[in-house]
Context: one part of a larger RNA
RNA sequence: UUGGGCGUAAAGCGCGCGUAGGCGGCUUGGCAAGUCGGAUGUGAAAGCCCGGGGCUCAACCCCGGAAUUGCAUUCGAAACUACCUGGCUAGAGUCUCGGAGAGGAGGGCGGAAUUCCCGGUGUAGAGGUGAAAUUCGUAGAUAUCGGGAGGAACACCAGUGGCGAAGGCGGCCCUCUGGACGAUGACUGACGCUGAGGUGCGAAAGCGUGGGGAGCAAACAGGAUUAGAUACCCUGGUAGUCCACGCCGUAAACGUUGUGUGCUAGGUGUCGCGGGUAUUGACCCCUGCGGUGCCGGCGUUAACGCAUUUAGCACACCGCCUGGGGAGUACGGUCGCAAGACUAAAACUC
Numbered sequence: 001u002u003g004g005g006c007g008u009a010a011a012g013c014g015c016g017c018g019u020a021g022g023c024g025g026c027u028u029g030g031c032a033a034g035u036c037g038g039a040u041g042u043g044a045a046a047g048c049c050c051g052g053g054g055c056u057c058a059a060c061c062c063c064g065g066a067a068u069u070g071c072a073u074u075c076g077a078a079a080c081u082a083c084c085u086g087g088c089u090a091g092a093g094u095c096u097c098g099g100a101g102a103g104g105a106g107g108g109c110g111g112a113a114u115u116c117c118c119g120g121u122g123u124a125g126a127g128g129u130g131a132a133a134u135u136c137g138u139a140g141a142u143a144u145c146g147g148g149a150g151g152a153a154c155a156c157c158a159g160u161g162g163c164g165a166a167g168g169c170g171g172c173c174c175u176c177u178g179g180a181c182g183a184u185g186a187c188u189g190a191c192g193c194u195g196a197g198g199u200g201c202g203a204a205a206g207c208g209u210g211g212g213g214a215g216c217a218a219a220c221a222g223g224a225u226u227a228g229a230u231a232c233c234c235u236g237g238u239a240g241u242c243c244a245c246g247c248c249g250u251a252a253a254c255g256u257u258g259u260g261u262g263c264u265a266g267g268u269g270u271c272g273c274g275g276g277u278a279u280u281g282a283c284c285c286c287u288g289c290g291g292u293g294c295c296g297g298c299g300u301u302a303a304c305g306c307a308u309u310u311a312g313c314a315c316a317c318c319g320c321c322u323g324g325g326g327a328g329u330a331c332g333g334u335c336g337c338a339a340g341a342c343u344a345a346a347a348c349u350c
Base pairs, nucleotide, nucleotide: 003322004321005320006319007304008303012318014201015200016199017198021194022193023192025088026087027086029084030083033081034080035077036076037075038074039073040072041071042070049065050064051063052062053061054060091191092188093187094186095185096183097182098181103177104176105175106174107173108172109171110154115149116148117147118146119145120144121143125136126135162169163168206247207246208245209244210243211242215241216240220236221235222234223233258317259316260315261314262313263312266295267294268293269292270291271290272289273288274287275286276285299306300305323350324349325348332343333342334341335340
């Protein structure tokens, strides 16, 4: 390379948008590039294959044929692909109406709790643990009541629930704003799918500048434990955690399962919207669409399991894998303030 693969054995890019490219619905007419058929020329000889012949046979040699899958020219076919042309509405999209939602950004507000400060009551302990000690407290702590300051997070509701492409999103109100879904018609008329490069977003930690700092808490200090204890436990405690702006670009970024489309038994719960039946009405019951769970059959799988939210049956496009270690390392390059990230070997060894 071919082949075979990628939930758990090696293997799905963390996730979008999108360039080139690849692929692409039904139908009319045309064209004839691809495609298919014929003819002609060419496709050296030798060799290979078939038939026949010559050395006593064979190897070897000679003659004839076939083959030479190709290329060129020319004549024809028109189903499919491409191209041109006209049409269509089932894909895709737009408009109208409707409800759901922790989707995003900014601003404002609220209560509980912790800590600190001030004042009142009050007195000898408090705290902490397996037990203790470090620690705090007669300069009045802990407890309790009143007042104040400040920061961070939003109990109950809360769900096997919802929203978002992913990361992720949870007090209340306002403003701005994205997407999805349902219903009814109308409209555009293939406008689609994927996506190498590219570009944007991207938890936590970390970095830069400036702010903020209640609680928590790497590092650090002390007390314990222990043979030791650079830990687990305890008392403290700084970065950080928070905000603004700018970087970083990683993760068990996981459903360890790329995206899109069609098809292939059911049962049951739940969320959103609709239709029917029924009713005073919310329910109940039947049913359609979209999401999210559980169970289960065909099928599939090495097994476990998956099973209309597919790991089933297919198609389109992208990414990736190819024994273990060395190694996601070295070198080089690109990016970064740095930390480092991305790309990515070999010797050697089993």